[in-house]
Molecule: Glycine riboswitch aptamer
Organism: Paracoccaceae bacterium
RNA sequence: GGCGCCUGCAAGGGAGAAGCCGGAGCCGCGCCUCCGGUGCCGAAGGAGCAACCGCCCCGGUAAACUCUCAGGCAGAAGGACCGAGCGGGCAGA
Numbered sequence: 001g002g003c004g005c006c007u008g009c010a011a012g013g014g015a016g017a018a019g020c021c022g023g024a025g026c027c028g029c030g031c032c033u034c035c036g037g038u039g040c041c042g043a044a045g046g047a048g049c050a051a052c053c054g055c056c057c058c059g060g061u062a063a064a065c066u067c068u069c070a071g072g073c074a075g076a077a078g079g080a081c082c083g084a085g086c087g088g089g090c091a092g093a
Base pairs, nucleotide, nucleotide: 004090005089006088007087008086009085012082013081018038020037021036022035023034024033025032039073040072041071045069046067047066048065052060053059054058
């Protein structure tokens, strides 16, 4: 010096599912807005559970699993997660 691990920031990458049906609105007539309806998706968020643990009639505890409340189903936006690179720390045969 390179490589490795932790951590902060971060370019970039990033899936799935009706361009659905009915009604109304609009200077804009659409890939728009609102209302109602059915179907569907899971990777924002949220909720639930095992082994195991405990003070053991009960409680603690996980996810990308499950549920879909929320969110979403052309595009855009969003998007768990990965993350070049930059910075800090640890280790350093």